[in-house]
Predicted 3D model of a 346-nucleotide part of an RNA (small-subunit ribosomal RNA, central domain) from a metagenome.
Context: one part of a larger RNA
RNA sequence: UUGGGUUUAAAGGGUGCGUAGGCGGCGUUGUAAGUCAGUGGUGAAAGUUUGCAGCUUAACUGUAAAAUUGCCAUUGAUACUGCAGUGCUUGAGUAUAGAUGAGGUGGGCGGAAUGUGUCAUGUAGCGGUGAGAUGCAUUGAUAUGACACAGAACACCGAUUGCGAAGGCAGCUCACUAAACUAUAACUGACGCUGAGGCACGAAAGCGUGGGGAUCAAACAGGAUUAGAUACCCUGGUAGUCCACGCCCUAAACGAUGAUUACUCGAUGUUAGCGAUACACUGUUAGCGUCAAAGCGAAAGCGUUAAGUAAUCCACCUGGGGAGUACGCCCGCAAGGGUGAAACUC
Numbered sequence: 001u002u003g004g005g006u007u008u009a010a011a012g013g014g015u016g017c018g019u020a021g022g023c024g025g026c027g028u029u030g031u032a033a034g035u036c037a038g039u040g041g042u043g044a045a046a047g048u049u050u051g052c053a054g055c056u057u058a059a060c061u062g063u064a065a066a067a068u069u070g071c072c073a074u075u076g077a078u079a080c081u082g083c084a085g086u087g088c089u090u091g092a093g094u095a096u097a098g099a100u101g102a103g104g105u106g107g108g109c110g111g112a113a114u115g116u117g118u119c120a121u122g123u124a125g126c127g128g129u130g131a132g133a134u135g136c137a138u139u140g141a142u143a144u145g146a147c148a149c150a151g152a153a154c155a156c157c158g159a160u161u162g163c164g165a166a167g168g169c170a171g172c173u174c175a176c177u178a179a180a181c182u183a184u185a186a187c188u189g190a191c192g193c194u195g196a197g198g199c200a201c202g203a204a205a206g207c208g209u210g211g212g213g214a215u216c217a218a219a220c221a222g223g224a225u226u227a228g229a230u231a232c233c234c235u236g237g238u239a240g241u242c243c244a245c246g247c248c249c250u251a252a253a254c255g256a257u258g259a260u261u262a263c264u265c266g267a268u269g270u271u272a273g274c275g276a277u278a279c280a281c282u283g284u285u286a287g288c289g290u291c292a293a294a295g296c297g298a299a300a301g302c303g304u305u306a307a308g309u310a311a312u313c314c315a316c317c318u319g320g321g322g323a324g325u326a327c328g329c330c331c332g333c334a335a336g337g338g339u340g341a342a343a344c345u346c
Stems, first nucleotide, its partner, number of pairs: 004317003007300002012314001014201004021194003025088007033081002035077008048066007091191001092188003095184004100179001103177007110154001114150008125136002162169002206247006216240001220236004258313006266291010295302002319346003328339004
């Protein structure tokens, strides 16, 4: 390279938007670039292959043919692809009506709990553990009650629920804002799919500046345990956890399963709609689950939410270690991130 693959064996980019490119619905007209066919030219010789011939044979040599799968010109064909025109509505989008949700951003408000402070009642313990100790407490703790303040998170509802591209999103409410869905089939008329680069978003931790600091809690200190205990357990406790702005750009960023489209028995639950007044039943659309036919799979299992049957486009894999390391380059304040080898070794 051909071929084969990517849930778990190596392998799906963390996610979206989108440039170039690749691919692209149903008719019809033209063209004839690709495509197909004929003809002509060219494709040096030697070599190669085949036939015949010459050296006693062979190697070798001569001769004829084939091959030279290509290129150029020309004449035709027009199914498919391209190009140009024209039409269509099922793909895609728009409109109108409806209805949904922890989707996003910014404000306001609420109660429980926790901690702290003050006051009151009250007295000797509290706390913690396997058992204890460190710790707190007669300068009155723990407990109980009242008041005040602070910060953070929102019990029940709550669910294989819902929403979001992913990360993720949960008290109530207001404003702004995005979206899928259903019905009608009114409008546009292929406007589509994918997407190298690029741009944007991207949990937690971490970083910078300024705030905030209740809880929890790396580091750290002490007490235990132990042979030791730089741990697990306990008492404390600083960064951090929270907010604003700016960075970082990584995760078992997982469904370990790229996106889109079409096709392929069924059963059952559930969310939001629609049909017809009624969840009484049934049909249908879009989602979220469970089981399962065919089929697939090494098996586990997957199975209309495919890992089945096909198509298009992108990404990635090629024995283990060395190594996601070194070097170079790019990015970053740094931490580090991205790209990413080889020697050697088994």
RNAcentral holds the full RNA, with entries from SILVA. Model confidence (mean pLDDT): 86 of 100. Its Rfam family is "Bacterial small subunit ribosomal RNA".